[in-house]
RNA sequence: GGGCCCGUAGCUCAGCGGUAGAGCACUUCCAUGGCAUGGAAGGGGCCAGGGGUUCGAUCCCCCUCGGGUCCA
Numbered sequence: 001g002g003g004c005c006c007g008u009a010g011c012u013c014a015g016c017g018g019u020a021g022a023g024c025a026c027u028u029c030c031a032u033g034g035c036a037u038g039g040a041a042g043g044g045g046c047c048a049g050g051g052g053u054u055c056g057a058u059c060c061c062c063c064u065c066g067g068g069u070c071c072a
Base pairs, nucleotide, nucleotide: 001071002070003069004068005067006066007065010024011023012022013021018055026042027041028040029039030038031037048064049063050062051061052060
């Protein structure tokens, strides 16, 4: 330098162009004398950044940035 894959909640990851979710973690409450554990409720996201297409983009296209991998 070139090819491919990835970037979404604190972490690990889902998400068919139509209001962004799960598990774990965190907060509160219930059950127990207490812990562990189980249950209920809740907070937390400009979907890496910019531009384009579209009535509408996390999703499609282009560029940039970061990570991984292969080739040279």